[in-house]
RNA sequence: GGGGCGGUAGCUCAAUUGGUAGAGCGGCGUGUUCGCAAUGCGUAGGUCGGCGGUUCGACUCCGCUCCGCUCCA
Numbered sequence: 001g002g003g004g005c006g007g008u009a010g011c012u013c014a015a016u017u018g019g020u021a022g023a024g025c026g027g028c029g030u031g032u033u034c035g036c037a038a039u040g041c042g043u044a045g046g047u048c049g050g051c052g053g054u055u056c057g058a059c060u061c062c063g064c065u066c067c068g069c070u071c072c073a
Base pairs, nucleotide, nucleotide: 001072002071003070004069005068006067007066010025011024012023013022019056027043028042029041030040031039049065050064051063052062053061
């Protein structure tokens, strides 16, 4: 220098013909208990790596770019 894969909630990861972004764990509140653990219920938490483009509408399509892993040179 070139190719491939990945970047989404605090963590681990989903989200297919483009149409309001979710789960588990964790956090907080609450029920149960003398108390704790476990468990039930509820709740908060997101510029979807960044910028731009296409579109009525973009996590999704296109271009550039940053970071990580990997392959080639």

A computed fold for a 73-nucleotide RNA from Phycisphaera sp., annotated as transfer RNA. Its mean pLDDT, the model's own confidence on a scale to 100, is 81. Taxonomically the source falls in Phycisphaera (Bacteria, Phycisphaerae, Phycisphaerales, Phycisphaeraceae). Its Rfam family is "tRNA". It is annotated as a transfer RNA. The RNAcentral record of the sequence draws on ENA.